[in-house]
């Protein structure tokens, strides 16, 4: 000064906050310094599935096995909020 592309869904879970429901209170147009249900939800978590790359069997369509790294803020975004969510495998570090 360069490089590194690191698959899709889907379901869960860490986590998160308070629309709605429960709960609390009884100065309520209130409380999330309320366990919860709904709800939001991970690149860097979990798990299926598909898909890739390798091997192997097969005329071939398919089948069967193995594999797959990730440290990381501040500070913005969300017509409930808020977050490991989204800017972002981003600055930065290495």
């Nucleotide at each position: 000064c360069a490089a590194a592309u690191u698959g899709u869904u889907u379901u869960c879970u860490a986590g998160g906050g308070u629309u709605c429901c429960g709960c609390u209170u009884a100065u309520u147009u209130a409380g999330g310094c309320c366990u919860g249900g709904u709800c939001c939800g991970a690149g860097a978590g979990a798990a299926a599935a598909c898909a890739c790359a390798c091997a192997g069997u097969a005329c071939a369509a398919a089948c069967u096995g193995u594999g797959g790294c990730a440290c990381g803020g501040a500070g913005g975004g969300a017509a409930a909020a808020a977050a490991g969510c989204c800017c972002g495998g981003g600055a930065g570090a290495u």
Guanidine-I riboswitch aptamer from Alteribacillus bidgolensis, 94 nucleotides, folded computationally. The RNAcentral record of the sequence draws on Rfam. Rfam family: Guanidine-I riboswitch aptamer. Rfam describes the family as follows. This family represents a conserved RNA structure found upstream of the ykkC and yxkD genes in Bacillus subtilis and related genes in other bacteria. Model confidence (mean pLDDT): 78 of 100. Lineage of the source: Bacteria > Bacillota > Bacilli > Caryophanales > Alteribacillus.